[in-house]
RNA sequence: GCCGGUGUAGCUCAGAGGUAGAGCAGACGAUUCGUAAUCGUCAGGUCACCCGUUCAAUUCGGGUCACCGGCUCCA
Numbered sequence: 001g002c003c004g005g006u007g008u009a010g011c012u013c014a015g016a017g018g019u020a021g022a023g024c025a026g027a028c029g030a031u032u033c034g035u036a037a038u039c040g041u042c043a044g045g046u047c048a049c050c051c052g053u054u055c056a057a058u059u060c061g062g063g064u065c066a067c068c069g070g071c072u073c074c075a
Stems, first nucleotide, its partner, number of pairs: 001071007010024004018055001026042005048064005
């Protein structure tokens, strides 16, 4: 330099055009003499950024950035 993959909640990941979800973590409550465990409830997101397509974009197209992987080049 070229190609590909990934980017969504604090963390690990689903979701593949029609109001964003799970597990763990967190808060509160129940249970317990108390703690842990368990159960219930709640909260938590500019879906990396910009542009485009569309009535509608996390989802499709282009670009940028970051990370990961592969390939190539020269002397």

Description: A computed fold for a 75-nucleotide RNA from a bacterium, annotated as transfer RNA. The sequence is in RNAcentral, with records from ENA. The coordinates come from a structure-prediction model, not an experiment, and the mean pLDDT is 82. Rfam family: tRNA.